RNA sequence: CAAGUAAAUCGCCUUAUCGCUUCCCGAUAACUAUCGGGAGGAGGAAAGUCCGAACACCAUAGUGCAACAUAGUGGCUAACGGCCACCAGCCGUGAGGUUAGGAAAAGUGCAACAGAAAGUAUGUACAGGUCAUGCUGUAGUGAAACCAGGUAAACUCUAUGUGGUGCAAUGUCAUGUAAACCAGCGUUUGAGGGCGGCACGCUCGAUUGCUGGAGGGUAGGCAGCUAAAGUGUAUGGGUAACCAUGCGCUCAGAUAAAUGAUAAGGGCUCUUUUAAGGUACAGAAUUCGGCUUAUAGAUUUGCUUAAUUA
RNA sequence: CGGGAUGUAGCGCAGUCCGGUUAGCGCACUCGCUUAGGGUGCGAGAGGUCGGGGGUUCGAAUCCCCCCAUCCCGA
Numbered sequence: 001c002a003a004g005u006a007a008a009u010c011g012c013c014u015u016a017u018c019g020c021u022u023c024c025c026g027a028u029a030a031c032u033a034u035c036g037g038g039a040g041g042a043g044g045a046a047a048g049u050c051c052g053a054a055c056a057c058c059a060u061a062g063u064g065c066a067a068c069a070u071a072g073u074g075g076c077u078a079a080c081g082g083c084c085a086c087c088a089g090c091c092g093u094g095a096g097g098u099u100a101g102g103a104a105a106a107g108u109g110c111a112a113c114a115g116a117a118a119g120u121a122u123g124u125a126c127a128g129g130u131c132a133u134g135c136u137g138u139a140g141u142g143a144a145a146c147c148a149g150g151u152a153a154a155c156u157c158u159a160u161g162u163g164g165u166g167c168a169a170u171g172u173c174a175u176g177u178a179a180a181c182c183a184g185c186g187u188u189u190g191a192g193g194g195c196g197g198c199a200c201g202c203u204c205g206a207u208u209g210c211u212g213g214a215g216g217g218u219a220g221g222c223a224g225c226u227a228a229a230g231u232g233u234a235u236g237g238g239u240a241a242c243c244a245u246g247c248g249c250u251c252a253g254a255u256a257a258a259u260g261a262u263a264a265g266g267g268c269u270c271u272u273u274u275a276a277g278g279u280a281c282a283g284a285a286u287u288c289g290g291c292u293u294a295u296a297g298a299u300u301u302g303c304u305u306a307a308u309u310a
Numbered sequence: 311c312g313g314g315a316u317g318u319a320g321c322g323c324a325g326u327c328c329g330g331u332u333a334g335c336g337c338a339c340u341c342g343c344u345u346a347g348g349g350u351g352c353g354a355g356a357g358g359u360c361g362g363g364g365g366u367u368c369g370a371a372u373c374c375c376c377c378c379a380u381c382c383c384g385a
Stems, first nucleotide, its partner, number of pairs: 002305009012266007020041009043281001047292002050290005055166004062200004067162005072086005087101001088099004102157002107155002109151002119147001124139005170223003181213006192204003230249008267279002270277003311384007320337004330368001339355005361377005
C1' cells in the first nucleotide's frame, strides 16, 4: 500500500426574517382570549411491536389439568428469550464468525426414490471359516445398512418459568339518553358477572341474563404524564458484561396533535464541468432495558493476511 | 395506541395441520381439427423465484426465525 476482520463515534452547521407549540412573568380584557418579554421544543433508530419489566385494574393472584416459552457451564442485571467470559461442534489461511449445544438405554411415530433388506434385518457374488448355520470380511443402493443406528425447528420425557388485561389500563368532573320496544333461549332447583382454554374454589348476585332485530345518546376537560432502574465526567474494583463513590446537568409532554418555511453564507459529496444539481434512513404519543430491521456519507482504533508482485 | 388473520399461474381456489419423487383444479390464453367465416364442440400445449431473506433436515409451499404488503377488530 492492497484486501479483510472486530469495534467505537458522528450523522450537516451559522445568521436574519416570518410563523407553530408548552411553561413562566407582566398588562389589557373578563372566565376565556389578546398583546409584550423570557426559557424549552424528535431519533440513533422516535420504526417493527419480537422479548423483558415498571405502573394500573381485576381475589394485593388461589388449586389441578391443558397450553406456551426456555435449554452447555459460570457470571451480570430490576428483569429477560438480552449481554459478558469460558468449554465443545461447525466455517475461515488467519484476525475472527456462528450454534433452537438437555434426553434416542421410558414409549410412540417417520425415512420418498434407489436397494435383497430402512429397524421384526439378512438375499446374491467372491473370499475365508465351521460338524452345521449370515458365522466373518468385501462388493453394490442410499443422507443413513446393525451400531442399544438416525430423527425431538415429529409427538414425547426431564428441569425451570409464566394468572389475565393493557394508558383506548385506571381515577375523576361535566354533558346526554330509552334499565324502553320486537323475536328466541335461560333463571333463587343460583342464571349470570369478576375480559383467562376447562374444572374446582373465592366473591358479587336478581332493580334478572344471553343472542339477534330495529333504534336513542355521548364522542369535552383534568389527573395518570414525565426527575428517571436518568445522563456527562473523573477515580477505584472486575478478564469482561457490569458495579461503587465524588462532582456537574435538568433535557418535548401539545390529542388529530407543534418541532416549520424563505433568504444568504459555509462544510461534505458525486455528475457534467467550473457553474448548477444533490446532502441518507426517517418523525415522539405512558415510560424504561434489550433485540431486529432501514440508513447517503465521514472519522478513529485494535488485529490478520495463504499465494503473487515490489 | 393495542390485538388478530391472509399471501400458491392473468383471475378464483385446493394442497400446509401430520415434510417425499414432476405442486394440482376451474375459467382465461396458444396451436390444430370442425365451419364459407365467427361462436360452440373435440384434441393437444404453454404458463409457478408457492410474498421476500435466512435456518433445521438427506429433502421445505409445508417446521422455525426475521422482514414486506393487504385486510379485519377493539373506547
Predicted 3D model of RNase P RNA and transfer RNA as a complex of 385 nucleotides. It holds a member of the Rfam family "Bacterial RNase P class A". The coordinates come from a structure-prediction model, not an experiment, and the mean pLDDT is 77.